A computed fold for a 140-nucleotide RNA from a soil metagenome, annotated as c-di-AMP riboswitch aptamer (ydaO/yuaA leader).
The model forms 96% of the base pairs in the Rfam consensus.
Its mean pLDDT, the model's own confidence on a scale to 100, is 79.
Its Rfam family is "c-di-AMP riboswitch aptamer (ydaO/yuaA leader)". Rfam describes the family as follows. This family represents a conserved RNA structure found upstream of the ydaO and yuaA genes in Bacillus subtilis and related genes in other bacteria. The ydaO/yuaA element is thought to act as a genetic 'off' switch for the ydaO and yuaA genes in its native state.

[in-house]
RNA sequence: UGCCGAAUCCCCGCCUGGCUAAGCAGCAAACGGGCGGGGAGCGGGGGAACCAAUUCUUCCGGGGCGAAUCCACCUCCUGUGGAGGCGCGGUCUCCUUUAGCGCCAGCCCGACAGCUAACCCCGUAGGCCAAAGAAGGAGG
Numbered sequence: 001u002g003c004c005g006a007a008u009c010c011c012c013g014c015c016u017g018g019c020u021a022a023g024c025a026g027c028a029a030a031c032g033g034g035c036g037g038g039g040a041g042c043g044g045g046g047g048a049a050c051c052a053a054u055u056c057u058u059c060c061g062g063g064g065c066g067a068a069u070c071c072a073c074c075u076c077c078u079g080u081g082g083a084g085g086c087g088c089g090g091u092c093u094c095c096u097u098u099a100g101c102g103c104c105a106g107c108c109c110g111a112c113a114g115c116u117a118a119c120c121c122c123g124u125a126g127g128c129c130a131a132a133g134a135a136g137g138a139g140g
Base pairs, nucleotide, nucleotide: 002128003127004126008040009039010038011037012036013035014034015033016032017031018027019026020025041124042123043122044121045120046119051114061112062109063108064107065106069083070082071081072080073079084104085103086102087101088100092139093138094137095136096135097134098133
């Protein structure tokens, strides 16, 4: 400068540091940091009627977040392939297609949840890079 992701922005209280990547320079109460609280936005879950469904009762349980599933083959390891899903593809921004490159994990609830108006609850994290080709459209 950018990427995955909902994970951004604002306000208040207390504590605290001089701040701005560095230098020049500027500011001297602005700005920054920590903890706690609140809000907006974004994201997720529960929850009637109607409709749908005919399942489960501890083992062949059931369910949620997420793109992260299904099938076949081969298996010493665990791989291979197909279908399907997801991301990048950086022109000032956005949308679509494509060459090419990559991912298909992990975690949670705890016997329990279809959809679902009112209503209720929860999250607002974490992790990354050296590579960037081509075409169409919209806006500026």